[in-house]
RNA sequence: CCCUCUAUAGCUUAGUGGCAGAGCGGUUGGCUGUAGCCCGACAUGUCCCAGUUCGAUUCUGGGUGGAGGGA
Numbered sequence: 001c002c003c004u005c006u007a008u009a010g011c012u013u014a015g016u017g018g019c020a021g022a023g024c025g026g027u028u029g030g031c032u033g034u035a036g037c038c039c040g041a042c043a044u045g046u047c048c049c050a051g052u053u054c055g056a057u058u059c060u061g062g063g064u065g066g067a068g069g070g071a
Base pairs, nucleotide, nucleotide: 001070002069003068004067005066006065007064010024011023012022013021018054026042027041028040029039030038047063048062049061050060051059
């Protein structure tokens, strides 16, 4: 320098154009003498910029970070 893959919640991750889900974790209520278990509720979000589209986590271009390969 070139190519490929990848970036979603605190962590691990699902999601092939129309509402963003799960597990663990967190907060809180119930239960309990207390804690834990169990049950209920709540909060937390798409790496950045631009484009296509009525509508983008999803498609396109560029950038940044990470992983791999080539010279």